Glycine riboswitch aptamer from Ilyobacter polytropus DSM 2926, 64 nucleotides, folded computationally.
It matches the Rfam family "Glycine riboswitch aptamer". About the family: This family represents the bacterial glycine riboswitch. Gene Ontology term of the family: glycine biosynthetic process.
The prediction has a mean pLDDT of 83.
NCBI's taxonomy places the organism under Bacteria, Fusobacteriota, Fusobacteriales, Ilyobacter, Ilyobacter polytropus.
The sequence is in RNAcentral, with records from Rfam.
RNA sequence: CCUCAGGAGAGAACUGUUUGAUCAGUCACCGAAGGAGUAACACUCUCAGGUAAAAGGACGGAGG
Numbered sequence: 001c002c003u004c005a006g007g008a009g010a011g012a013a014c015u016g017u018u019u020g021a022u023c024a025g026u027c028a029c030c031g032a033a034g035g036a037g038u039a040a041c042a043c044u045c046u047c048a049g050g051u052a053a054a055a056g057g058a059c060g061g062a063g064g
Base pairs, nucleotide, nucleotide: 001064002063003062004061006059011027013026014025015024016023028051029050030049034047035045036044037043
C1' cells in the first nucleotide's frame, strides 16, 4: 500500500404546499476522515465534515 470483515458520537430539527435527497432561512448538537493548535496525544478547536438509512469513518484484527 491492497483485500476482507468490525467500527462510535450527535435534530429523519423547524419554516418555505414537503416522503427522501438537494436549495434558502433559523437555531441546537457531535468528533473518530481531513485541517489547525500542541513537545506529543485518543487532548483542544470545530474551518471543513457529520447528527434515520446509505455513504464516509480514526482505530485496531486477519490475509497478501